A computed fold for a 153-nucleotide RNA from a Chloroflexota bacterium, annotated as FMN riboswitch aptamer (RFN element). Taxonomically the source falls in Chloroflexota (Bacteria, Bacillati). Rfam family: FMN riboswitch aptamer (RFN element). Its family is annotated with FMN binding in the Gene Ontology. Rfam's curators write: The RFN element is a highly conserved domain that is found frequently in the 5'-untranslated regions of prokaryotic mRNAs that encode for flavin mononucleotide (FMN) biosynthesis and transport proteins.
[in-house]
Formats: sequence, C1' cells, structure tokens
RNA sequence: UACAGCCUUCGGGGUCGGGUGAGGCAAUUGCAACGAAGCACGAAGCAUAUUGUCAAUUCCCAAUCGGUGGUACAGCCCACGAGUUGGCGAAAGUCAGCAUGACUCGGUGUAAUUCCGGGGCCGACCGUACAGUCGGGAUGAAAGAAGGUCAAC
Repeated sequence: UACAGCCUUCGGGGUCGGGUGAGGCAAUUGCAACGAAGCACGAAGCAUAUUGUCAAUUCCCAAUCGGUGGUACAGCCCACGAGUUGGCGAAAGUCAGCAUGACUCGGUGUAAUUCCGGGGCCGACCGUACAGUCGGGAUGAAAGAAGGUCAAC
C1' cells in the first nucleotide's frame, strides 16, 4: 500500500388556510309494536320532518415533499431498493414467480429529458369518508455511504 472476508456507524421528506358534508349525537315534532284498556297514561322503536351540534390532514380549491448508484448537478433518462406469493430450511436464510409511477418547450454550452427560464406530470400495501403527506406492519428491512480490521509483498 491493500482485494475478498469480517466488524461498526449512518442510511426518506411532506397538509398553512378555506369549502363541502357521507355519517354520528341531542332536543323537538309526528308515528308507534307493546303494556293498560273506559279515558287518561306509559313505551322499545321508526321518520325522507324541524332545530342545534360534531364530523375528511382522504373529497374540492389550495399547500407541500422528493431514497440510492450512474451520467454536465435528475422524483419523471438508465439501473437499484422498499411490497407480495410459493418451494426448501429448526432458524438465520436461500431459490423462483408476480407487482413496481411520472416530461415537455425555449436558452447557455464541447457536452445537460440533469443547469437557467416557462408550462406539466407522478407516487406500494392494510385501515379509515376515497390518502405521496394521517395511523399501521416499521424502534423493521434495504439499495447504498463512511470508517475500522486482517498479509504475503
């Protein structure tokens, strides 16, 4: 100096504000099984009625966020990761399958779907009033990043 291996640490952000009201609750009113039955009365429950009240970070307006490697600096170019099913296994794990979103115009430049300017678009699963942003699996896992250790030479 240093590969593989081994060890350690790190390794995802985001609903300001306004509107609507599925639906819930309460009171009133009406109806009312039934009890009782002469009347009065009591009464579970029902209502598309009236009033009040609560009610979506999910809907609408609006707001806001952007993992990892590559490449002229990238959510939307290429690739990777997260999910899930099955086989094997005591387990750790391993093998195979499935799923896996979105961009254009102009400018500069040798070079940019990456920079600058304009206008757009996208976002797993389960829960819940329909969710990138709330709650949950997850104080998890992982792409990977940094450091350490190990020797012949």